[in-house]
RNA sequence: CUUGAAAACAGCCACAGCCGUCGUGAGGCGGUGUCGGAAAGCCACGGGUCUCUACAGGAGAGACAGCCGGGCCGCCUGC
Numbered sequence: 001c002u003u004g005a006a007a008a009c010a011g012c013c014a015c016a017g018c019c020g021u022c023g024u025g026a027g028g029c030g031g032u033g034u035c036g037g038a039a040a041g042c043c044a045c046g047g048g049u050c051u052c053u054a055c056a057g058g059a060g061a062g063a064c065a066g067c068c069g070g071g072c073c074g075c076c077u078g079c
Stems, first nucleotide, its partner, number of pairs: 003078001012037002017032006035066001041072003045069003048064006
């Protein structure tokens, strides 16, 4: 530098549920929890799902990165 087949170590993240809190809501944050994850780190760019608003032609404003793709960055280890 390339690669990520199989396996291991260290550390990392934390589904559902429950508690608190913010939001009309989808959901966010903190705690608990530990289903799972090698990007379950970051970015709403494409698709998708969901919410709200006015409305019935579609539109506007949002949520999800743990739905898929894409972009950026990246820990340990074998060959």